[in-house]
RNA sequence: CGUCGAUAAAGGCAAACUAUUCGAAAGAAUGGGACGCAAAGCCAAGGGCCUACUCCCUGAACCGAGCGGGGUGCAAGGGUAAGGCAGCCGGUUGCCGAA
Numbered sequence: 001c002g003u004c005g006a007u008a009a010a011g012g013c014a015a016a017c018u019a020u021u022c023g024a025a026a027g028a029a030u031g032g033g034a035c036g037c038a039a040a041g042c043c044a045a046g047g048g049c050c051u052a053c054u055c056c057c058u059g060a061a062c063c064g065a066g067c068g069g070g071g072u073g074c075a076a077g078g079g080u081a082a083g084g085c086a087g088c089c090g091g092u093u094g095c096c097g098a099a
Stems, first nucleotide, its partner, number of pairs: 004097002012037002017032006035087001041092003046089002048085003055079004059074001061072003
């Protein structure tokens, strides 16, 4: 230095749940709380996953109309990331030092 990871040492983080706040939601922040973690530090412009206010498509209904077509519309269904998740993989930096 690289790999590796002790019932080592010094420290660190904090799942579920919960209170308050923010958000349409997913989710997030702070406090409490510890299931766990050797990167549970950081990165969301690689893959994957979550959500759908918005937007798009179908469409009940309505308007209009000679027909074809067109417009409005947001019950319902489908799609959509510009929103999220790093404690899924990945990338990147890094503390300690037994075997």
Molecule: c-di-GMP-I riboswitch aptamer